[in-house]
RNA sequence: GCUGUCGUGGCUCAGUCGGUAGAGCGUCGCCUUGGUAAGGCGGAGGUCGGCGGUUCGAUUCCGCUCGACAGCU
Numbered sequence: 001g002c003u004g005u006c007g008u009g010g011c012u013c014a015g016u017c018g019g020u021a022g023a024g025c026g027u028c029g030c031c032u033u034g035g036u037a038a039g040g041c042g043g044a045g046g047u048c049g050g051c052g053g054u055u056c057g058a059u060u061c062c063g064c065u066c067g068a069c070a071g072c073u
Stems, first nucleotide, its partner, number of pairs: 001072007010025004019056001027043005049065005
């Protein structure tokens, strides 16, 4: 320098061949207990790396860019 993969709540990951984003763990509150743990119920928390483009509408398509990893030179 070239190419590819990945980048989604605190963490690990899903997701729809475009239609206003979910799970597990964690966290907070409540129930249960004599009290913990376990279990049950509920809540908060992300505009999906960034900037543009296409579209009525993009996390999802296209371009550029940043970061991580891998391969080639």